[in-house]
Context: one part of a larger RNA
């Protein structure tokens, strides 16, 4: 010189877009981030004078809670990036061809008893249902007789229709798995490996495979760097350079891997599941001392670490999502507001005229230079600022639906009014002189400056350079 997620000194008009715990993956008070469906179903309660019709809700039942939203702890390897490839699976979604016949028994709610201090339970005994089972049908394999597993629901409307349900085959989209090649350091780490490498058989798995077992071979792997050790989530991008290339991986995309710490499995199209479940262990809170609750790496906020990094806001109006036929709910996704010059952008701080070249500072050779048309006057203007009037687009679909917001914008009236700083100033390197000090105070990126006239300290006056910013540390080219 350029860069930064910067942070500190000293200043500090305004608007647009941005960014914002890089450290302790530290430890959380307190509230909110995942529900939703009465058109799946007994039922309970509101409300009505009654019938009818209406509304709410604990459970049983679906779908979603595997998305979305957070963090890089681990990982140096199929993790990730590029390019391929055969043994799988796939809810919701499309597309195409069938298909729903007959039946049963519970459970929960609920009643009635009863344990516990509480979480939470036990017992009996009633009852639905798109929840559970059973018969039939169907399609498949096999040369051939035979022999075996295995569906289905039903809801709303007068009806037409419509939402659903079970079977198969496709498809789109997502996942799993395999492989070539590529991914940082250290030899002061040279041997490494016993399911370890390979075959049989047999398990299992959605599938391929030592994935697991038994039984047989004795192989694999490595100075092309094996194993061991440190370090680190990759990637598209970012910065920096004419390039090569060097350094990084914050926002924002894609993937990956965590969810208090270790380990396990249930459900399920998918999970070993962040605000599910069990077991153990730190920690932290109640307990009637028997036993019990909890996990902010979700969005606010606390403490605590640290040079450092924000509101315990507003809304579903928008755009995506989850549910329902729908109307709607729901939603700390998002969409906005608020702080903070964090960072880029863009505009102001006034414009023009003004020489008795005022007053005052500085410096002088004392004449006089200079700050300096600067200032004061004069003459205008209102970007901004106060204050007053209109007032949007984003709403898509007749209509109606706008947090943001009486915002942005315009339009009227006031008045130069509300607005400049910070760094250097021997040389590099653009800018000088006095005064103090006197190897003292002190300066300083390097070279170096001061020891009586210091253009290098410190003041003061001019001068330069940038500018709502400046300068300084810290890193990287």
């Nucleotide at each position: 010189g350029g860069a930064u997620g910067a942070a500190c000194c000293c200043u500090g008009g305004u608007g647009g877009c941005u960014u914002g715990c890089u450290u302790a993956a530290c430890a959380c008070a307190u509230g909110c981030a995942a529900g939703u469906c009465g058109g799946a179903u007994g039922g309970g309660a509101a409300g009505u004078g009654g019938u009818g019709u209406u509304u709410c809700c604990a459970g049983u039942g679906g779908c979603g809670g595997a998305c979305g939203g957070g963090u890089g702890a681990g990982u140096a390897a199929c993790a990730c990036a590029u390019a391929a490839g055969a043994a799988c699976c796939u809810g919701c979604c499309c597309u195409u061809g069938g298909g729903a016949g007959g039946g049963g028994a519970a459970c929960a709610a609920c009643a009635a008893c009863u344990g516990g201090a509480a979480a939470c339970g036990a017992c009996u005994g009633c009852u639905a249902a798109u929840a559970c089972c059973c018969c039939a049908u169907a399609g498949g394999c096999u040369g051939a007789g035979g022999a075996g597993a295995a569906a289905a629901a039903g809801g709303a409307g007068g009806a037409a229709u419509c939402c659903g349900c079970c079977c198969a085959a496709g498809g789109a989209g997502g996942g799993g798995c395999u492989c070539a090649c590529g991914u940082c350091u250290g030899a002061u780490u040279a041997g490494u490996u016993a399911g370890u490498u390979g075959g049989u058989g047999a398990g299992g798995c959605a599938a391929u495979g030592g994935c697991u077992u038994a039984c047989c071979a004795a192989g694999g792997c490595g100075a092309u760097g094996a194993u061991c050790a440190g370090u680190a989530g990759c990637u598209a991008g970012u910065c920096c350079g004419a390039g090569a290339g060097g350094a990084u991986g914050a926002u924002c995309a894609g993937c990956c891997a965590c969810a208090c710490u270790g380990g396990g499995a249930c459900u399920g199209a998918g999970a070993c599941a962040c605000a599910g479940c069990c077991c153990a262990g730190a920690c932290u809170c109640g307990u009637a001392c028997g036993g019990g609750a909890g996990g902010c790496a979700g969005c606010a906020g606390u403490g605590g670490g640290g040079a450092a990094u924000u509101u315990u806001c507003c809304g579903c109006a928008a755009u995506g999502g989850g549910u329902g036929a729908a109307a709607g709910c729901c939603g700390g996704a998002c969409g906005g507001a608020g702080c903070a010059a964090u960072g880029u952008c863009g505009u102001g701080u006034g414009a023009a005229g003004g020489c008795a070249g005022a007053a005052g500072g500085c410096c002088c050779a004392a004449g006089g230079g200079u700050c300096a048309u600067g200032a004061a006057c004069u003459u205008c203007u209102u970007u901004u600022c106060u204050c007053g009037a209109a007032g949007a687009a984003g709403a898509a679909a007749c209509a109606a639906u706008g947090a943001c917001g009486g915002u942005a914008u315009c339009u009227g009236a006031g008045g130069a009014a509300u607005a400049a700083u910070c760094a250097u100033u021997g040389g590099c390197u653009a800018a000088c002189u006095c005064u103090g000090u006197g190897c003292c105070a002190g300066u300083a990126g390097c070279c170096a400056c001061g020891g009586u006239a210091a253009g290098a300290c410190a003041g003061a006056g001019g001068a330069u350079g940038c500018a709502a910013g400046c300068g300084u540390u810290a890193u990287c080219c």
The part of an RNA shown here (small-subunit ribosomal RNA, 5' domain) has 477 nucleotides and comes from Picea engelmannii. Lineage of the source: Eukaryota > Embryophyta > Pinopsida > Pinaceae > Picea. The full RNA is in RNAcentral, with records from SILVA. Model confidence (mean pLDDT): 84 of 100.